[in-house]
RNA sequence: GGAGCCGUCCGGGUGGCCGCGGCCCGGUUCGUCCGGGUCGAGGAAAGUCGGGACUCCGCAGGGCAGGACGCUGGGGAAAUCCCAGGCGGGGCGACCCGCGGAAAGUGCAACAGAAAGCAGACCGCCUCUGCCGGGCCCGAGGCCCGGCGGAGGUAAGGGUGAAACGGUGAGGUAAGAGCUCACCAGCGCACCGGGCGACCGGUGCGGCUAGGUAAACCCCGUCCGGAGCAAGGCCAAGCAGGGGGCAUGGGCGGCCCGUCCAGCUUGCCCCCGGGUAGGCCGCUAGAGGCGAGCGGCAACGCUCGCCCCAGAUGGAUGGCCACCGCCUCGCCGCGGCGACGUGGCGAGGUACAGAAUCCCGCUUACAGGGCGGCUCCUGUG
Numbered sequence: 001g002g003a004g005c006c007g008u009c010c011g012g013g014u015g016g017c018c019g020c021g022g023c024c025c026g027g028u029u030c031g032u033c034c035g036g037g038u039c040g041a042g043g044a045a046a047g048u049c050g051g052g053a054c055u056c057c058g059c060a061g062g063g064c065a066g067g068a069c070g071c072u073g074g075g076g077a078a079a080u081c082c083c084a085g086g087c088g089g090g091g092c093g094a095c096c097c098g099c100g101g102a103a104a105g106u107g108c109a110a111c112a113g114a115a116a117g118c119a120g121a122c123c124g125c126c127u128c129u130g131c132c133g134g135g136c137c138c139g140a141g142g143c144c145c146g147g148c149g150g151a152g153g154u155a156a157g158g159g160u161g162a163a164a165c166g167g168u169g170a171g172g173u174a175a176g177a178g179c180u181c182a183c184c185a186g187c188g189c190a191c192c193g194g195g196c197g198a199c200c201g202g203u204g205c206g207g208c209u210a211g212g213u214a215a216a217c218c219c220c221g222u223c224c225g226g227a228g229c230a231a232g233g234c235c236a237a238g239c240a241g242g243g244g245g246c247a248u249g250g251g252c253g254g255c256c257c258g259u260c261c262a263g264c265u266u267g268c269c270c271c272c273g274g275g276u277a278g279g280c281c282g283c284u285a286g287a288g289g290c291g292a293g294c295g296g297c298a299a300c301g302c303u304c305g306c307c308c309c310a311g312a313u314g315g316a317u318g319g320c321c322a323c324c325g326c327c328u329c330g331c332c333g334c335g336g337c338g339a340c341g342u343g344g345c346g347a348g349g350u351a352c353a354g355a356a357u358c359c360c361g362c363u364u365a366c367a368g369g370g371c372g373g374c375u376c377c378u379g380u381g
Stems, first nucleotide, its partner, number of pairs: 001377010012324007020040008042352001046363002049361005054228004066224005071085005086099005100219002105217002107213002122158002124154014166184006185209001187206008232281004241272007248262005288307008325350011
C1' cells in the first nucleotide's frame, strides 16, 4: 500500500425570516384569542413476523383435529430472542452458516446415461455353443487362430452423471466380486475413562456399507382459549321511546269550585333508561434512561446515586434563503519512481424513512462518515 472479517457509534452544523402541537405563567372581550417560557420522531418510528404487559369476552374434566417450536447448559416476564459450549459444513485465514428422527413407513428427483433405489450389462472381460474361412496331425475326428451369431457369468476397467452400493493391498476365480483376509474410513452394540450435559477419547464384537430430501406426508417430544386501544370505561346535545304535570277540549242540564275522560287535536315544561354526534379517561413514570460499584467467561443480575425524555386525533415536530461541513467527478499546482497524499477552482450529490397503547426481539431499507480489534497478500528499512 492492497484485499477482507468482526464489533460499535453518528447519520448534517450555524444564522435570519415565516409557521405547527403539548404543558406552565401572565393578559383577556373568557375563545378554537394574544404574549413569554419550556419540551417536541427513529436507528430503524417501517414490515406487523415472534413474544409479552394491559383490557374485554369465554372456561367442569378428558380426547381428536389443527398450529407453533425442536443439539446442550445458562439468561430473560416471555419468545422463531440473547450468551457460552457441542457437532456438522464453508473459507488459506480473521470468521461465517446450520441444528430432533431418513436402518418405522409412504412419496419425490431435470438433463445425461445401458442402468437412479432391495438398480443395472452399452463398450470391455470370461465360459459354453452354432455356422463359415484358414492352419496342424495320414485319416474318421481332434486341437489352435480369426469372423458372424446364440445362451450365460461378471460391477475389477472405459464411458454418463451432483450421485453408480466403501478405499488400498493380498489371496481367490473361467473372468470377477467383502467372496475371504489384513489395515484404514463409516455405522450399530457392549464396556471403560472424562464432562452437569450436548458430546469426546479408548478397547472389544458384529454384519460388511446403510445415498439425498421432513419449509414432502409422517414419527417422537414440549407448548398453545378468542379478540384486540377502533381493547375497554365515564359524561352525553338533538331526534325517537317511556312516565308525570300544565295549557287546551269534552262530560257532570246555565255559571264558579270540585271531579271524571281525552290530552299522537295542537303546544309547553320536568323526570327516566338505553344511547348517536361530540367530549373526557385509558395515554404515557416505564420489564424507563444515564453513571458508578460488586458478582459472572458472557448474556445478565444485585446495590447506590442522578434524570424526566413527544402524546397529536384530519392527526403537530415543518418551509425558504445564506454561509459552512462531508462525499463523488473533472482541471490545475506541489511532494513522491509509483500506488497515493495535500492544496485551489468548477459541477453534481447530501440517504432510508416518519410516532399513534406500551415494551422486548427478529427481519428488511439506508447518501455517506467516524472509532476499536483482527486476518491474508505485497513492498521498503
The RNA shown here (Bacterial RNase P class A) has 381 nucleotides and comes from an Actinomycetota bacterium. The organism belongs to Actinomycetota, within Bacteria. Its Rfam family is "Bacterial RNase P class A". Rfam describes the family as follows. Ribonuclease P (RNase P) is a ubiquitous endoribonuclease, found in archaea, bacteria and eukarya as well as chloroplasts and mitochondria. Rfam classes the family as a ribozyme. A source record names the gene rnpB. The sequence is in RNAcentral, with records from ENA.